Annotation
Predicted 3D model of a 118-nucleotide RNA (SAM riboswitch aptamer (S box leader)) from a bacterium. The model forms 95% of the base pairs in the Rfam consensus.
RNA sequence: GUCUUAUCAAGAGCGGCUGAGUGACAGGCACUGUGACGCCGCAGCAACCGUCUCCCGAUCAUUCGGGAGAGACAAGGUGCUAAUUCCUGUUCCGGAAAUUGCCGGAAGAAGAUGAGAU
Numbered sequence: 001g002u003c004u005u006a007u008c009a010a011g012a013g014c015g016g017c018u019g020a021g022u023g024a025c026a027g028g029c030a031c032u033g034u035g036a037c038g039c040c041g042c043a044g045c046a047a048c049c050g051u052c053u054c055c056c057g058a059u060c061a062u063u064c065g066g067g068a069g070a071g072a073c074a075a076g077g078u079g080c081u082a083a084u085u086c087c088u089g090u091u092c093c094g095g096a097a098a099u100u101g102c103c104g105g106a107a108g109a110a111g112a113u114g115a116g117a118u
Base pairs, nucleotide, nucleotide: 001118002117003116004115005114006113007112008111013042014041015040016039017038021031022030023029025089026088027087028086043081044080045079048077049076050073051072052071054067055066056065057064058063085110090107091106092105093104094103095102
C1' cells in the first nucleotide's frame, strides 16, 4: 500500500520548543501572533487488542486453539484529548413551499482508528 471486519452523538489538557498557517479533499464555516498546526514532556480519556471469569476442543499435564457475551480491571500494544468524522458532498423517502433552493429522516460514498490477512 491492498483486502476483510468492527466502531465513529459520549469522554479526556497543561507546560516547553518553534513560528504560519491549520481543520484529509472541494465548498461552507471555524481555529490561529492573546501563538494555532507540528514536535517533546507530563497528565488524562476510552476500552479496539489485552488480563480475569465462563463454555468447547486438543494435550497425561503444563499449556495451546476456538467461542460467548454479561461483568470486572487498566500493567502492556495502539488510539484519542476544539467544534458529531465541525457541516454538506451520492441516492432514496417525507414536509412546507414551489423549477435549482430549505427542513427532517434512512442508506451509501469518502475519511479516521483498531484487529486480522497479504